[in-house]
Molecule: transfer RNA
Organism: Pseudomonadales bacterium
RNA sequence: GCUCCGGUGGUACAGUGGAUAGCACGGCCCCCUCCUAAGGGGCAGGUCGCAGGUUCGAUUCCUGCCCGGAGCG
Numbered sequence: 001g002c003u004c005c006g007g008u009g010g011u012a013c014a015g016u017g018g019a020u021a022g023c024a025c026g027g028c029c030c031c032c033u034c035c036u037a038a039g040g041g042g043c044a045g046g047u048c049g050c051a052g053g054u055u056c057g058a059u060u061c062c063u064g065c066c067c068g069g070a071g072c073g
Base pairs, nucleotide, nucleotide: 001072002071003070004069005068006067007066010025011024013022018056027043028042029041030040031039049065050064051063052062053061
């Protein structure tokens, strides 16, 4: 340098044009318990990597760039 894959709450991931972006773990609060752990209930936390474009509508499609990974040279 070329090709391909990925970037989504603190962490690991899902979602793939249509409404409030979801799950688990973690965090906080409450219940239970003599206490702790386990268990149960609730809450907060995301400008979906950045900038443009297409569209009535974009996390999703297109272009460029940035970051990470793999392969080739």